């Protein structure tokens, strides 16, 4: 996500985005104040400068300097203590680093403690002087000298040794009481070591290790130990993830959440490592040392170029990097450290203060009153609403804020001592004074108007907005939020039950391995004895640091903050109990699971061998002749060299009909013709036998349809590819004719399927019915059925349950229980690349970039269907007459014009708007005039209105001129008109019908279109309306979880048809009188007008039907089953038509897009289409005579009559505002003459002359009438229209529009038919139904190549960087060892050229960095190529969705531009 729906309420198809919290933050817009915190998150990048570790003269000499000679000070040096602390960083390290709880083989200065001791000697040495070298840094030598510096000897609780024995210490100072030093018990800090557990990702890292594992014996250590040598032994870790590889400091906490838990690890607090980089080791109690030392490398700087010197990840600052982080500050007053007796010194630990809204708490920008609801903005329906009691003004207040006065606690301990700091705080004056912004306002989400812009500009977190009426974009007013903040942004938690421990799933949404065996593994029967106590309960103790969290007090005015007290829950140990459960050891059992025997059955189970028979193709022969074959139709192909069809015979191969069955078997692919052999498994009784031997099942192992590979046979049929023929816009297809591999064997590979119940496997329980296969058992029978019943399979129906629906339901998709595999949004991709397997082909494992907000599932309701069924209609059929051909008319396209105004465009635009363009109409076009305007309304001012007549000109109009003095009046003026002037306005047939009323057209007079209750469904939404019948009808009946209703339907309404009654003038006349004549008198009985009523209801009657509705016949009737015709037109669809009837928003013009005015165009003419007239002829045409209508209309009218004319008219005139006068003779029709099939006595167009009429006016452009003139045209290709009875068909009348113009529309009547067998088609339409991927609704939807454009990406000869290890070279410093060179004061001596023990130098081994070599890994570019995504309307084509027009698909192989095709097997989605 959808037209709408459920799949989230707990019980959850699935991603995506939002609301909340937080942050060492960062930008943007803003900025009043106090207090507490924080403040390089990036380069463990480089550092200028300063300062961050000394001190002690109560350890020594010496040397200055003052001195009141008493002494006081100062310090380079040696000497002691400290420089391992405090303070930074977070690069490395996945480790016993850390965490937490244990352990024993250890060290500990300085501090506590306890016991002892401090006896005698010795020799140097810096400083210091004197020579000297160097720039310098720093030395060399020579000589004086002191110590608590050094060294000796004694003594010794000690300490090693079984012992015998061997080893081993001291230091003094002054102010005479301290302080110091030895050696030792303990203790107390602190620090080393082992250990058990816990502590990231990756298995597309699976195998790793040689001092490696042990062991002995030497070394070495403070101390266990492969810690280290040397033998010896082969072992040691690993699927419970070793090694490798990436990432990380690790905790207490911190955020976040309802918890469990995900994230994170700045501040502060504990440990760990680091110290320019890598190496080392010295001193020491502690280092393998941040401001020590040596060496290597890099960089910086000094240099006299010989050689030095340095290391901010102390505190400040500086360069750079970066979105991004502060002063080179004060002060040691507190608190802590180092050093001293101690005064004090030193302390960028730490106090504090500057900077910075970075954070969090506080407090402020004023209260109260005030309506003509001011101006002013904004919106308006113009009336007014809002900003808004908000200002303005009156009142008060003074936090803050300015000044001014006072002034702290923080200092103990008896004086002294305060950076902060004149700081908090208090008092008092002044005066509303100094102090408000930032985001939103379409839903999510609280807030709506108006402008401008017009798919631009822009917005935007999803969803979407913007194409001329944008609450979404900019700006204004105004609303909301929150407030010295406010919003973006990056991250983390939440929501997210979208990783499911709590706490999720896999039939159809993503998900059961094709399938079975089976080792680790995890789970597991009844009884029963003992024992353990791992797990389980359940006491105690010991630890989990402090700070945080959380509770209850207290202090800063409160709060942030902070001080005190106090609790928890677990975690780890340690120690005691308990034993019922699970476990575990030992032992007795048991039969329900599982298995064994034994009897029995059924079986297409399997592997081999033999064997049958039908069919097919082939060979071969007989008979026979022209044509087989095949298709929708045809062709290719076979056939006169004899097919095909037959008969007979023979060969091959392959596959077994009938039986056959939702029937059998097997684990699953699969398995079918009969027999034999050998061989797996099942189920059924029996309860004879083992006694838990069991389920599952990572990795592993076996089978595994069909294609398909190897090698070797075999080949009938059938057949991918390929050859040909159709078919076609093409047709690499479908369809035909051939036809290779293959389809089969035999031996070996492959390892996949829609390998499907789309459903993993035991086990247990949970209603039934009702068929079926196997075996048993009862009754029953002689016995086989039948009928009941157990157990094992297989189906179909259903209950409770479950489900998102559909569905499933003892064969679970129900309810538990145990194992196992898989899933986490579509695409990208089951690709890529690494690995394994394979002859190949491929299989299997199996990702990211990027991309979208969705892809999905299931039901619903339309729509659609080259899907089904039912039914209607001039839809077809069956008649009849047109249309398309002709000529004219008229409308329309085109196409011409200054203009040929506009509109309507399939049906449903085209003789339509237009019921009537010569001018007007008119809206178009040249031209000439106007500008408050041709028209309305308002002020003003002048004139009565008004009129006659010249000129000019095309005309509008202009300029003159003439007559005219009206009406009401309360005498002031009004009204009407006119004309002038200035504003507001007027105008518009400009534009938008996709802004819109209102109207119409269409489906369609089709029978449908809904509501309300109610039921059913989680819902959309069904039901009702479906269904049997029946009807034009959703008409009606019956039936039914539906009962009712409403809008259509039908009737009510008008006409017409029958009839009765009223009424009888202008209408009628049967009687009676009258006339030329219903003329006139009389009559209203008839026609006939026009009122009222009646009548027709499937009433009646047979049948049929269901005792129904209704059907079909009949009777009577004017009329029969809606009598006929009209009027009427349901929800709605067509963004259907109309701004050009008419209103109308908005938008445009206003000396014009307005308005006058005159000609002109709408009437044009190479075409081309609609609709009509005439007509082509004898059912005519023509001439004479002759009959019969119906509605209608008429005063600026109809016009009888009369005259005159061939006539059209004309002239005169009666009569009529009309059942009275008139138009007005109706034609077809009859009756009679001509006319005889011909371009005619058919058609008549077209041309000419001559007339009328209307009308200022018939040139463009009208009607008509005489004469003459006499085209096309002999029934109409393809195709198409109308119509079912007074109806087609033909005839003429009339009427509206209108001066004048009718072939058209409208409506009258006259005459008057054929046909309808049916519904198979074509078109449209109802119902039901059914399948969908469509819902803009098939004009749908949508696939693939090929083209272009951007994007990440995989592959490449190469090229270029980082990382690891390891071989080999070198080998610095330095421990450690060796030593024959060389030096040497302590001590010994026997006095040596002596020993003892040391230095130095050499040599070993070890060993950083460098060098090379060859390798793993992991980036970066790389010519050229691979497929992917995405893009606005490119191109091929139709592959899917509907039977999608060859049902789809899924595996495999071939084949094609492309989607695709086709073979084989298989699924039904």
């Nucleotide at each position: 996500u959808u037209c709408a729906u459920g799949c989230c309420g707990u019980a959850a198809u699935g991603g995506c985005u939002c609301a909340g919290g937080a942050u060492g933050a960062a930008c943007g817009c803003u900025g009043g104040c106090g207090g507490u915190a924080u403040g390089c998150u990036u380069a463990a990048c480089a550092c200028a400068u300063g300062c961050a570790a000394g001190u002690c003269g109560a350890a020594c000499g010496a040397a200055g300097u003052c001195u009141u000679c008493g002494g006081a000070c100062u310090u380079a040096g040696u000497g002691g203590c400290g420089g391992a602390c405090g303070g930074g960083u977070g690069a490395g390290u996945a480790a016993c680093g850390c965490g937490u709880g244990a352990g024993g083989a250890u060290c500990u200065g300085c501090c506590c403690u306890g016991a002892g001791g401090c006896g005698g000697g010795g020799g140097a040495u810096a400083a210091c002087a004197g020579u000297u070298g160097g720039a310098a840094a720093c030395g060399a030598c020579u000589g004086c000298u002191a110590a608590c510096a050094c060294c000796c000897c004694a003594u010794a609780u000690g300490c090693c040794g079984a012992g015998a024995g061997g080893u081993g210490a001291a230091a003094u100072a002054u102010u005479u009481a301290u302080a110091g030093c030895c050696u030792u018990u303990g203790g107390a800090u602190g620090a080393a070591c082992u250990c058990g557990c816990g502590u990231c990702u990756g298995a597309u890292u699976a195998g790793c290790u040689a001092g490696u594992a042990g062991g002995u014996g030497g070394g070495g250590u403070a101390a266990c130990g492969g810690c280290u040598u040397a033998c010896c032994u082969a072992g040691g870790c690993g699927a419970c993830g070793a090694u490798c590889a990436g990432u990380a400091g690790c905790u207490g906490g911190u955020c976040u959440g309802a918890g469990a838990g995900g994230a994170c690890g700045a501040u502060c607090a504990g440990c760990c490592a680091c110290a320019c980089u890598g190496g080392g080791a010295c001193u020491g109690a502690g280092a393998c040392a941040c401001g020590g030392c040596c060496c290597a490398g890099a960089c910086u700087c000094c240099u006299a170029c010989g050689g030095g010197a340095g290391g901010c990840a102390g505190c400040a600052g500086u360069g750079g990097g970066g979105a991004a982080u502060u002063u080179u500050c004060c002060g040691c007053a507190a608190u802590g450290g180092g050093g001293g007796c101690a005064a004090c010194c030193c302390u960028g630990a730490c106090g504090g203060a500057g900077c910075a809204a970075u954070a969090c708490c506080g407090c402020g920008u004023g209260c109260g009153g005030g309506a003509g609801g001011a101006a002013g903005g904004c919106c308006u329906u113009u009336g007014g609403g809002u900003c808004g009691u908000a200002a303005a003004c009156c009142g008060c207040u003074u936090u803050u804020a300015a000044c001014a006065g006072g002034g702290a606690a923080g200092a103990a301990g008896a004086u002294c001592u305060g950076a902060c700091g004149g700081u908090a705080c208090c008092u008092g004056u002044u005066g509303a004074a100094u102090a408000a912004g930032c985001c939103u306002c379409g839903g999510c989400u609280a807030a709506c108007u108006c402008c401008g812009u017009g798919c631009c500009a822009g917005c935007a977190g999803c969803c979407g907005c913007g194409g001329u009426a944008a609450g979404a974009c900019g700006g204004a007013g105004g609303a909301g939020g929150c407030a010295a903040g406010c919003g973006u942004u990056a991250u983390c938690c939440g929501g997210a039950a979208u990783u499911a421990u709590u706490g999720g799933g896999c039939g159809u949404a993503a998900a059961g391995c094709g399938u079975c065996c089976g080792c680790a593994g995890g789970u597991g029967g009844c009884c029963u004895u003992a024992u353990c106590a791992a797990g389980u309960c359940u006491g105690u103790u010991g630890u989990u640091a402090a700070a945080u969290c959380c509770c209850a007090g207290g202090g800063c005015u409160c709060a942030a903050c902070u001080c005190u007290g106090g609790a928890u829950c677990a975690g780890c140990a340690a120690u005691g109990g308990a034993a019922a459960c699970u476990g575990a050891u030992a032992g007795a059992g048991c039969u329900a699971g599982a298995g064994u025997a034994c009897g029995g059955u059924a079986g297409g189970g399997g592997u081999a061998g033999a064997g049958g028979g039908a069919a097919u193709u082939c060979c071969c022969a007989g008979u026979g002749u022209a044509g087989c074959g095949g298709u929708g139709a045809a062709a290719u192909g076979c056939g006169u060299a004899g097919a095909u069809a037959u008969u007979g015979g023979g060969a091959a191969g392959a596959a077994c009909a009938c039986c056959a069955g939702u029937g059998g078997c097997g684990a699953a692919g699969g398995c079918g013709c009969u027999c034999u052999a050998c061989u797996g498994g099942a189920c059924c009784g029996u309860a004879a036998c083992u006694g838990a031997c069991a389920c599952u099942c990572a990795u592993g192992g076996a089978c595994g349809a069909a294609a398909g590979c190897u090698a070797g046979g075999g080949g009938a049929g059938c057949g991918a590819a390929a050859g040909g023929g159709a078919u076609u816009a093409g047709a690499u297809a479908c369809c035909c004719c051939u036809g290779u591999a293959g389809u089969c064997c035999u031996a070996g590979c492959c390892g996949u399927a829609a390998a499907c119940g789309a459903u993993g496997g035991a086990c247990a329980c949970u209603a039934g019915g009702u068929g079926u296969u196997g075996c048993g058992c009862g009754u029953a029978u002689c016995g086989a059925c039948c009928c009941g019943u157990g157990c094992a399979g297989u189906g179909c129906c259903g209950u409770a349950g479950c489900c998102a629906a559909c569905g499933c339901g003892u064969u679970a998709a129900g309810u538990g229980u145990c194992c196992c595999g898989c899933c986490u949004g579509g695409g990208g991709a089951g690709u890529a690349c690494g690995c394994u397997c394979g002859c190949a082909a491929g299989a299997g494992u199996g990702a990211a970039a990027c991309u979208c907000a969705a892809a999905g599932g299931a039901a619903u309701u339309g729509a659609c269907g080259g899907g089904g069924g039912c039914c209607c209609g001039c839809a077809c059929a069956a008649g009849c007459g047109g249309u398309g051909g002709a000529g004219u008319a008229u409308g329309u396209g085109g196409u011409u014009u200054a203009a040929u105004u506009c509109g309507a465009u399939g049906c449903a635009a085209c003789g339509c708007g237009a019921a009537g363009a010569a001018c007007c109409u008119u809206a178009c076009c040249a031209g000439g005039g106007c500008u408050u305007g041709a028209c309305a309304u308002g002020u003003c001012g002048c004139g009565a209105a008004u009129u006659u007549u010249c000129u000019g000109g095309a005309a509008a109009c202009a300029g003159a001129u003439u007559a005219g003095u009206g009406c009401c009046u309360u005498c002031g003026g009004g009204a009407g008109c006119g004309c002038g002037a200035a504003c507001a306005c007027a105008g518009g047939u400009g534009g938008u019908g996709c802004a819109u009323g209102g109207c119409u057209g269409u489906c369609g007079u089709c029978a449908g279109c809904u509501c309300g209750u109610g039921u059913c469904g989680u819902g959309a939404g069904a039901u009702g309306u479906u269904g049997g019948g029946u009807u034009a009808a959703g008409u009606c009946c019956c039936g039914c979880a539906a009962c009712g209703a409403g809008c259509g339907c039908a009737a009510c309404c008008c006409a017409c048809g029958u009839a009765u009654u009223u009424a009888g003038u202008u209408g009628c006349c049967a009687u009676c009188a009258u006339u030329c004549a219903g003329u006139u008198g009389g009559g209203c009985a008839c026609u006939c007008u026009a009122g009222a009523u009646a009548g027709a209801c499937u009433g009646c009657c047979g049948g049929u039907g269901a005792c129904a509705a209704a059907c079909c016949g009949g009777a009577g009737g004017a009329a029969g089953g809606u009598g006929u015709g009209g009027a009427u037109g349901a929800c709605g669809u067509c963004a259907a038509g109309u701004c050009a009837g008419c209103a109308u928003g908005c938008c445009c013009c206003u000396u014009a897009c307005g308005u006058c005015c005159u000609g002109g165009g709408c009437u044009a003419c190479a075409c081309a289409c609609g609709u009509a007239c005439u007509a082509c002829a004898a059912u005519g045409g023509u001439u004479g005579g002759g009959a019969c209508a119906a509605a209608g209309g008429g005063c600026a009218g109809c016009a009888a009559g009369c005259u005159a004319g061939c006539g059209a008219u004309a002239g005169c005139a009666a009569g009529c505002a009309a059942a009275u006068c008139c138009c007005a003779u109706a034609a077809a029709c009859c009756c009679a003459g001509c006319c005889u099939c011909a371009g005619u006595u058919c058609a008549g167009a077209u041309u000419g002359c001559a007339g009328g009429c209307u009308g200022c006016a018939a040139c463009u452009c009208g009607c008509c009438u005489g004469c003459a003139u006499g085209a096309a045209g002999u029934c109409g290709g393809a195709a198409u229209c109308g119509c079912u009875a007074g109806u087609a068909a033909u005839c003429g009348c009339a009427g509206g529009u209108c001066a004048g113009c009718a072939u058209a529309c409208u409506g009258c009547g006259g005459u008057g038919a054929a046909u309808a067998c049916g519904u198979u088609c074509c078109c449209g339409g109802g119902c039901c139904u059914u399948g969908u991927a469509c819902a803009c609704a098939c004009c749908g939807c949508c696939c693939g190549u090929c083209a272009c454009a951007c994007c990440a990406u995989g592959g490449a000869a190469g090229c270029u960087g980082g990382c690891c290890a390891c071989g080999c070279c070198c080998g610095a410093a330095g421990u450690c060892g060796u030593u024959a060179c060389u030096c040497c004061a302590a001590c010994c001596u026997u006095u040596g050229u002596g020993g003892a023990g040391g230095g130095g130098g050499a040599c070993g081994c070890c060993g950083a960095a460098g060098g090379u070599a060859g390798g793993g890994c992991u980036g970066g570019u790389g010519a050229c190529u691979g497929g992917g995504g995405u893009g606005a309307a490119g191109u091929c084509g139709u592959a899917a969705c509907a039977a999608g027009g060859u049902a789809g698909c899924c595996g495999u192989a071939c084949c094609g531009g492309a989607a695709g095709g086709u073979g084989u097997g298989g699924c039904u989605g």